[in-house]
Context: one part of a larger RNA
RNA sequence: UGACGGGGGCCACACAAGCGAUGGAGUAUGUGGUUUAAUUCGAUGCAAAGCGAAGAACCUUACUAGGGCUUGAUAUGCCGCGAAUCCUAUUGAAAGAGAGGUGUGCCUUCUAGAACGCAGACACAGGUGGUGCAUGGUUGUUGUCAGCUUAUGCUGUAAGGUGUUGGGUUAAGUCCCGCAACGAGAGCAACCCUCGUGUUUAGUUGCCAUUGUUGAGUUUGGAACCCUGAACAUACUCCCGGUUAUAAGCCGGAGAAUGGUGAGGAUGACGUCAAUUCAUCGUGCCCCUUAUGCCUCAGGUGACACAAGUUUUACAAUUAUCGGGACAAAGGGUCGCGAUCCCGCGAUGGUGAGCUAACCCCAAAAACCUGUCCUCAGUUCGUAAUGCAGGCUGCAACUCGCCUGCAUGAAGCCGGAAUCGCUAGUAAUUGCCGGUCAGCCAUACGGCGGUGAAUUCGUUCCCAGGCCUUGUACA
Numbered sequence: 001u002g003a004c005g006g007g008g009g010c011c012a013c014a015c016a017a018g019c020g021a022u023g024g025a026g027u028a029u030g031u032g033g034u035u036u037a038a039u040u041c042g043a044u045g046c047a048a049a050g051c052g053a054a055g056a057a058c059c060u061u062a063c064u065a066g067g068g069c070u071u072g073a074u075a076u077g078c079c080g081c082g083a084a085u086c087c088u089a090u091u092g093a094a095a096g097a098g099a100g101g102u103g104u105g106c107c108u109u110c111u112a113g114a115a116c117g118c119a120g121a122c123a124c125a126g127g128u129g130g131u132g133c134a135u136g137g138u139u140g141u142u143g144u145c146a147g148c149u150u151a152u153g154c155u156g157u158a159a160g161g162u163g164u165u166g167g168g169u170u171a172a173g174u175c176c177c178g179c180a181a182c183g184a185g186a187g188c189a190a191c192c193c194u195c196g197u198g199u200u201u202a203g204u205u206g207c208c209a210u211u212g213u214u215g216a217g218u219u220u221g222g223a224a225c226c227c228u229g230a231a232c233a234u235a236c237u238c239c240c241g242g243u244u245a246u247a248a249g250c251c252g253g254a255g256a257a258u259g260g261u262g263a264g265g266a267u268g269a270c271g272u273c274a275a276u277u278c279a280u281c282g283u284g285c286c287c288c289u290u291a292u293g294c295c296u297c298a299g300g301u302g303a304c305a306c307a308a309g310u311u312u313u314a315c316a317a318u319u320a321u322c323g324g325g326a327c328a329a330a331g332g333g334u335c336g337c338g339a340u341c342c343c344g345c346g347a348u349g350g351u352g353a354g355c356u357a358a359c360c361c362c363a364a365a366a367a368c369c370u371g372u373c374c375u376c377a378g379u380u381c382g383u384a385a386u387g388c389a390g391g392c393u394g395c396a397a398c399u400c401g402c403c404u405g406c407a408u409g410a411a412g413c414c415g416g417a418a419u420c421g422c423u424a425g426u427a428a429u430u431g432c433c434g435g436u437c438a439g440c441c442a443u444a445c446g447g448c449g450g451u452g453a454a455u456u457c458g459u460u461c462c463c464a465g466g467c468c469u470u471g472u473a474c475a
Base pairs, nucleotide, nucleotide: 001475002474003472004471005470007469008468009467010466014459015458018422019421020420021419022418025313026312028310029309031307032306033304034303041052042051063299064298066296067295068294069293072124076123077122078120080118081117082116086101087100088099090097091096106113126288127287129286130285131284135282136281137277139275140273142271148185149184150183152181153162154161155160166177167176168175192265193264194263195262197233198232199231200230201229202228203227207222208221209220236259239253240252241251242250243249302441315415322371323370324369325368331362332361333360336355337354341350342349381412385408386407387406388405389404390403391402392401428451429450430449431448432447433446434445
C1' cells in the first nucleotide's frame, strides 16, 4: 500500500411495514440430460437459460444421409472457340448430363476490340474449420455507485505519504470551514430529448358556428376555444421566519400550473472479471484444397423415463355466460390498408368506395356501467387433449403452420421448504398497436393509453456495495 475480521460509524425495495407473485396444476418457450444418421453452433452464479433468433414447413441452415462438381456459386490475370439470346424434345427426385434447331447485332485502321457464353492450364478462389488464453471493434457487470488521477511544492533512506484526511453538509470528492499544501483534469451536476403551465405566431385534412336533414372531401363564415407545429417564458432556496458557526445547508411558510435534482429518458470515470463474441464484421498464426470448398433433393434443428428456469391460463360468485350502453393513446398502410353490400353459424369468400394518409382504412378498445341467468358443485368454473367437418397462406402444411364450427371435457378447490418484484400515476389490473413476416407456432419482445391502491416505526438483524477508522502470526 492492499486484502481480510462472527471490529466500529454512513447508503440502497438490503431488511422491516405493505401489496402482488414464483415454488403445487395444465399449456407455451429456452436450457441441461438422454436418445439419434443428425438432433448445427454459441451463451453457464449474480451478469447463461421467451438469450444471439425483430419470427427453422422449402429457403433460412451452418447438421445428417444420398446424388453430383473440381479454377469451382463468386473475383483478377492468360490462351482458344463461338456474338449474345431464344425454342424443342430425351434422361433425372433435383442439381445436372447429353442432343437438335433458330439467329448474326455494336464497333472497326478489316487485324482486332467491347459485352456475353463455352472449354483449357496455372497463379488462385473458397472455408459458419481451430484458437475470444494472439487480437481490433462490440457488449455485459461492478454501477448512475462516487469514486479515479495528475503538475508543482512539502515530507520519508525508500516503497510511499500529503493534497483526497479532520468538523459540518449533500443524491454526489456536492458545497462550506479548517489544514503543508496550492492548482488542474476527465467523472458528479448542468448543457440534449419527452411530459407538466402560460404567452406569441401559424390555421389544413384538424377545431367552432352555419347550411344541408341527418350522408357527404357539402355550403358559407371565423381564429375565441380544442388541437397540431414553431419560437419563447417559468423554479433560482428568489422572498419571509426558525436553526446552525454571522458558513454551507436543513426545517416551516408565502406566492405559484410546477418547490427544493419537478417526473422520465439518453448520457456509464480510472479500472475489475485472461467476463462475452474468430458464427455480424475485420484480422495474425495454424489447418483443409477431387475437400473441412461448392450445387442439389430428402430428413434434422420440433425426438422424450427425467431435472431445474422464464411465462401464460386457471382453480371461480369482487366470478362466468348472454343482451344493451360509454370513454383512449400511440402506431401501421400502394407488391399495401381495405369501407359498404351480399353468401356463410363461423374462420373466410365475392364485390371493390376511399386512401401515398390530422382527409380513407386497420378499428371492435377492454376492464367499466346496466339488465338477464347460474347458487357453491369439479359446477353454466377451468380449458388441456382427442374425434369429425371446414377456411387461409404458400410449388408444397405427413414429419412441422395458423384459424373456425360441432362433439368429448383431463389436471386443477390458492400451492412445502424456500424465493422474487415494487415507494405513486408506482404496484396490481385492463385492453390496443408495432417490428420481424407469404403464412405463423407471439402466451415472446418493444411501445401505448384506461382504472388505480396499501405501507415505510425505523436501521437491531440478512445480503451487496462505497467511504473513514481500528486489529492482524496474511501478500